[in-house]
RNA sequence: AGUCAAGCCCAACGCAAUUACAUUCUGUGAACCUUGUCAGAUCCGGAAGGAAGCAGCAAUAAGCAGAACCUGUAAUGUGCCGUCGGUCUACUUGAUUUGA
Numbered sequence: 001a002g003u004c005a006a007g008c009c010c011a012a013c014g015c016a017a018u019u020a021c022a023u024u025c026u027g028u029g030a031a032c033c034u035u036g037u038c039a040g041a042u043c044c045g046g047a048a049g050g051a052a053g054c055a056g057c058a059a060u061a062a063g064c065a066g067a068a069c070c071u072g073u074a075a076u077g078u079g080c081c082g083u084c085g086g087u088c089u090a091c092u093u094g095a096u097u098u099g100a
């Protein structure tokens, strides 16, 4: 001085992280227009019985609140973790060749 390889730099894909949303669990939650049970009362019937059904109670819908990160979706000024490429202009490292 050259060559090769790797790093540095960049890109793509994947993975992880973060955030948001959904899901899950718990609680709450409908005068009536949800359900069940329907006291009282009402209606039908000679009677036996039947019917509709307010309040209450219970279970829940939409919604609201909390918890977890099990699961899923989306996003990016997060990472260099992996793979494959780009770049040899410069720098670093290693190997090798040639010359002095």
Base pairs, nucleotide, nucleotide: 001097002096003095004094005093006092007091009086010085012083013082014081015079016078017076018075019074020073021072022071024067025066026065027064028063034059035058036057037056042051043050044049